[in-house]
Context: one part of a larger RNA
RNA sequence: CUGGGCGUAAAGCGUCCGCAGGUGGUGCGUCAAGUGGGGUGUGAAAGCCGGUGGCUUAACCGCCGGAGGCCAUUCCAAACUGGCGCACUGGAGUCGGGCAGAGGGUGCCGGAAUUGCCGGUGUAGUGGUGAAAUGCGUAGAGAUCGGCAGGAAGACCAAGGGGGAAGCCAGUCACCUGGGCCCGUGCUGACACUCAUGGACGACCGCGUGGGGAGCGAACCGGAUUAGAUACCCGGGUAGUCCACGCCGUAAACGAUGUACGCUCGGCGUUUGGUGGUGCAUCCGCACCGCUGGGCGCCUUAGCUAACGCAGAAGCGUACCGCCUGGGAACUACGAGCGCAAGCUUAAAACUC
Numbered sequence: 001c002u003g004g005g006c007g008u009a010a011a012g013c014g015u016c017c018g019c020a021g022g023u024g025g026u027g028c029g030u031c032a033a034g035u036g037g038g039g040u041g042u043g044a045a046a047g048c049c050g051g052u053g054g055c056u057u058a059a060c061c062g063c064c065g066g067a068g069g070c071c072a073u074u075c076c077a078a079a080c081u082g083g084c085g086c087a088c089u090g091g092a093g094u095c096g097g098g099c100a101g102a103g104g105g106u107g108c109c110g111g112a113a114u115u116g117c118c119g120g121u122g123u124a125g126u127g128g129u130g131a132a133a134u135g136c137g138u139a140g141a142g143a144u145c146g147g148c149a150g151g152a153a154g155a156c157c158a159a160g161g162g163g164g165a166a167g168c169c170a171g172u173c174a175c176c177u178g179g180g181c182c183c184g185u186g187c188u189g190a191c192a193c194u195c196a197u198g199g200a201c202g203a204c205c206g207c208g209u210g211g212g213g214a215g216c217g218a219a220c221c222g223g224a225u226u227a228g229a230u231a232c233c234c235g236g237g238u239a240g241u242c243c244a245c246g247c248c249g250u251a252a253a254c255g256a257u258g259u260a261c262g263c264u265c266g267g268c269g270u271u272u273g274g275u276g277g278u279g280c281a282u283c284c285g286c287a288c289c290g291c292u293g294g295g296c297g298c299c300u301u302a303g304c305u306a307a308c309g310c311a312g313a314a315g316c317g318u319a320c321c322g323c324c325u326g327g328g329a330a331c332u333a334c335g336a337g338c339g340c341a342a343g344c345u346u347a348a349a350a351c352u353c
Stems, first nucleotide, its partner, number of pairs: 004324003007308002012321001014201004021194003025088007033081002035077007048066007091191001092188003095184005103177005109171001115149007125136002162169002206247006215241002220236004258320006266299015303310002326353003335346004
């Protein structure tokens, strides 16, 4: 090296981009590197195979003959892989016309609610709980009406809904901007797939500088509960939560399911295109039925699976990457890299069962 695996048993990198590398559509020609065959050389002895002999037999051993891989050289073949050349359009890309969408960024604006402040009315409670108390209130609270301020979040629409590579994304409008899908077939002509190293993005928390601070709320302080109560419940409350810029780089970052492509029964729902028909409206259009694409789901044939289940695959195949190899010690130590720090990434052993 050759094995078996990775939804839940150990195992898919959080996601994407991508150099090297690996792999690569159809036809024709050519070369002969890989590949296949022949010749020659080499292939020590032992071993292996055949024969024969020696220990009473065997194992074992002696003698004789033979064979083989690798290697070198030469000749032949040209199906397959590869190199080169020419061509092709189905893969990929591009062009034209449309469509849907919380995809991303920036700015403006509006409304409900909470809280605070000011003012009016008004009087003794309010708040909270299992029950209470702390708290707030006669210096006028709570309730109610009007006004003002400020911050955060976006009810209904809303859905098994949609978009995005993932993280994630939801008031309205405008601007900037990415991707996807459909229709048309015009153009390029394999330009492709995957990807170690590398790069970018990456919830929450946390960190730095500056702002902001309504509500909520780690820590903290009270009140209860309790044997205790460093908790659960209640009253407060600082970081934080919000914004800008810069870090951090983790997660049950989950579909616990890598990416790409092809193939393999049906049924139902939903979303978004194209197209034909019918009905209503006949002004934009709406509904239904069929055909044909792209998503998201539910149920199921075959098949797979230890079972559960999967079936837009976890079935049948191809290519490439990542990962696993008993439990603990250990998402640790040491070393190294990164980080302001917190820490992150990589990652053992003794010992033990």

This is a predicted structure of a 353-nucleotide part of an RNA (small-subunit ribosomal RNA, central domain) from a Methylococcaceae bacterium. It matches the Rfam family "Bacterial small subunit ribosomal RNA". Taxonomically the source falls in Methylococcaceae (Bacteria, Pseudomonadati, Pseudomonadota, Gammaproteobacteria). Model confidence (mean pLDDT): 87 of 100.